[in-house]
Context: one part of a larger RNA
Molecule: small-subunit ribosomal RNA, 3' major domain
Organism: uncultured bacterium
RNA sequence: UGACGGGGGCCCGCACAAGCGGUGGAGCAUGUGGUUUAAUUCGACGCAACGCGAAGAACCUUACCAGCCCUUGACAUGCCCGGACGGUUUCCAGAGAUGGAUUCCUCCUAGCAAUAGGUCGGGACACAGGUGCUGCAUGGCUGUCGUCAGCUCGUGUCGUGAGAUGUUGGGUUAAGUCCCGCAACGAGCGCAACCCCCGCCCCGUGUUGCUAACAGAGUGCAAACUGCUGAGGACUCUCGGGGGACUGCCGGUGCCAAACCGGAGGAAGGUGGGGACGACGUCAAGUCAUCAUGGUCCUUACGUCUAGGGCUACACACGUGCUACAAUGGCCGGUACAGUGGGUUGCAAGCCAGUAAUGGCGAGCCAAUCCUGGAAAGCCGGUCUCAGUGCGGAUUGGGGGCUGCAACCCGCCCCCAGGAAGCUGGAAUCGCUAGUAAUCGUGGAUCAGCUACGCCACGGUGAUACGUUCCCGGGCAUGCACU
Numbered sequence: 001u002g003a004c005g006g007g008g009g010c011c012c013g014c015a016c017a018a019g020c021g022g023u024g025g026a027g028c029a030u031g032u033g034g035u036u037u038a039a040u041u042c043g044a045c046g047c048a049a050c051g052c053g054a055a056g057a058a059c060c061u062u063a064c065c066a067g068c069c070c071u072u073g074a075c076a077u078g079c080c081c082g083g084a085c086g087g088u089u090u091c092c093a094g095a096g097a098u099g100g101a102u103u104c105c106u107c108c109u110a111g112c113a114a115u116a117g118g119u120c121g122g123g124a125c126a127c128a129g130g131u132g133c134u135g136c137a138u139g140g141c142u143g144u145c146g147u148c149a150g151c152u153c154g155u156g157u158c159g160u161g162a163g164a165u166g167u168u169g170g171g172u173u174a175a176g177u178c179c180c181g182c183a184a185c186g187a188g189c190g191c192a193a194c195c196c197c198c199g200c201c202c203c204g205u206g207u208u209g210c211u212a213a214c215a216g217a218g219u220g221c222a223a224a225c226u227g228c229u230g231a232g233g234a235c236u237c238u239c240g241g242g243g244g245a246c247u248g249c250c251g252g253u254g255c256c257a258a259a260c261c262g263g264a265g266g267a268a269g270g271u272g273g274g275g276a277c278g279a280c281g282u283c284a285a286g287u288c289a290u291c292a293u294g295g296u297c298c299u300u301a302c303g304u305c306u307a308g309g310g311c312u313a314c315a316c317a318c319g320u321g322c323u324a325c326a327a328u329g330g331c332c333g334g335u336a337c338a339g340u341g342g343g344u345u346g347c348a349a350g351c352c353a354g355u356a357a358u359g360g361c362g363a364g365c366c367a368a369u370c371c372u373g374g375a376a377a378g379c380c381g382g383u384c385u386c387a388g389u390g391c392g393g394a395u396u397g398g399g400g401g402c403u404g405c406a407a408c409c410c411g412c413c414c415c416c417a418g419g420a421a422g423c424u425g426g427a428a429u430c431g432c433u434a435g436u437a438a439u440c441g442u443g444g445a446u447c448a449g450c451u452a453c454g455c456c457a458c459g460g461u462g463a464u465a466c467g468u469u470c471c472c473g474g475g476c477a478u479g480c481a482c483u
Stems, first nucleotide, its partner, number of pairs: 002482001004479001007478001009476005015468002019432005026323008034314002042053002064309002067306001070303001073127001077126002079123004086105002090101004107118004129298002132296003138292002140287003143283001145281001150189006156165003169180003195275004200243005206237001210232001214230003217226003246269001249263005325425001329384007341372003346365002350361004391422001396417007438461007
């Protein structure tokens, strides 16, 4: 100087406490360990691996396995030779790759030509190729402590020196934030601000919105309803630009400071809410399988092609989730209100068929214009009456639909029938402080289809904290027999 303390002090954080909802018990989904296997490809392993790489494993993907093939190779550059052996039709063998036969068209660009280039085939060799190994050789990228408030430098001063000082102290803050003091005076990387979104207002903008003011049209007996038309820019909204919040004002506390407490005005206060943004460094943290790359290894194979299987195995164990165990509930009927997105090999209104999944026809829309699109919880009425039940839906049988060359291994969906465990879950353990938790539905990426209950996003309804003794993590200062 650090590290450390089952030392004390000060201070933070859903860290505890207060509270709500879970996990741990059940069934299923998914990941992992283990076991099994010809193979169950590989990586990730406390927090910070385990719905993780995977935002899509039937073939492909695919890296794995047992086979069948190929070797200048599926891909690149160079050399030599040759020609349309390039496209196309048909047939045979084969699981296919591939091998053999066959019909027709019969090269392209520049150039008069020679020739050069392109394309294809053959040959020899340099070479290609490797998701083989080493993340303990690396770049790049990322996780983590941690959005924590810290980490340093120049000059000066002190010390033989390592080093100290500054950065400690008194206050204050979310903050090394700011003020005061001080052998320090300044500065840099961090903090904050500058950037984006949301909340209020104004200006501009108007093939969306509004009848608000006028006129018309359609439906309707009427009341009324419908942007449907002209017209209008008022409003909502869209997209740009600007204003607005700064402890600016008042009172109190405080050192006449920084700041804190209360108040006014205001759509909003004291960093308004959210995001992006992650200092010096730590963990030889993760990744040689995204990519790049040193070294090393294979080179008729550790490369390449192909068809099939496997990654989906199952006595078990763990993680993460979904659905429940019911009556603030299940079922039936009626009825109301969103926002984000996506759509031309696409979204599909509407009509018809079907109990339905879906099929047939198909308007409109390259989309503020058309479609997706009925949001659901909610509200109104009815029924069930505490039962393993009209709860719960696993599992199984049967029938059907869709995608795709193909659903046996191994897809999703619909209908009928049957109806398992489960009656709130031991020790233990997780998340969350506000439009949050909880709960309800909706959209998207990937994608032919989908094992999505995952992930990312969107809106609807909408709750509880005395406090800092204790547990965990962190910051400052202090002690020290360790460095």